Source information:
The prediction has a mean pLDDT of 79. The RNA shown here (SAM riboswitch aptamer (S box leader)) has 123 nucleotides and comes from Ferruginibacter sp. It was read from a public genome assembly, where an Rfam model found it. Of the family's consensus pairs, 91% are formed in the model.
[in-house]
RNA sequence: CGCUUAUCAAGAAAGGCAGAGGGUUAUGGCCCUGUGAAGCCUUGACAACCUCUCUUUUAUCUCCCCUGGAAAUAAAAGAAAAGGUGCCAAUUCCACCCCGAUGGUUAUCGGGACAGAUAAGUC
Numbered sequence: 001c002g003c004u005u006a007u008c009a010a011g012a013a014a015g016g017c018a019g020a021g022g023g024u025u026a027u028g029g030c031c032c033u034g035u036g037a038a039g040c041c042u043u044g045a046c047a048a049c050c051u052c053u054c055u056u057u058u059a060u061c062u063c064c065c066c067u068g069g070a071a072a073u074a075a076a077a078g079a080a081a082a083g084g085u086g087c088c089a090a091u092u093c094c095a096c097c098c099c100g101a102u103g104g105u106u107a108u109c110g111g112g113a114c115a116g117a118u119a120a121g122u123c
Stems, first nucleotide, its partner, number of pairs: 002122007013043005021032003027095003044088001046086001049084003053079008062070003092115001097112006
């Protein structure tokens, strides 16, 4: 880099360096930005995908001193936030493609696709 699966309407910023762009790419819109963009660093937060830990329930199985109790494994729900990531303007900013509903000065709403992001796994 590619492939598979899941999620993407919630959430969470200060400081330092830097110095003009940024919101993934093309187009259009809209927006952020010298009251300081990208990028880098520090600290802090948010979240809960993976690992770890704990609780409850259920199932299976085993054991015991068997109307009961205990252990192990798995699943579900929840808690926590130690480790691995991620993330901290706007729905992934919106549209641009397809379908449907409403409307009838072209719009609004809903669903999907494409593209993308993140995690886990895989070659």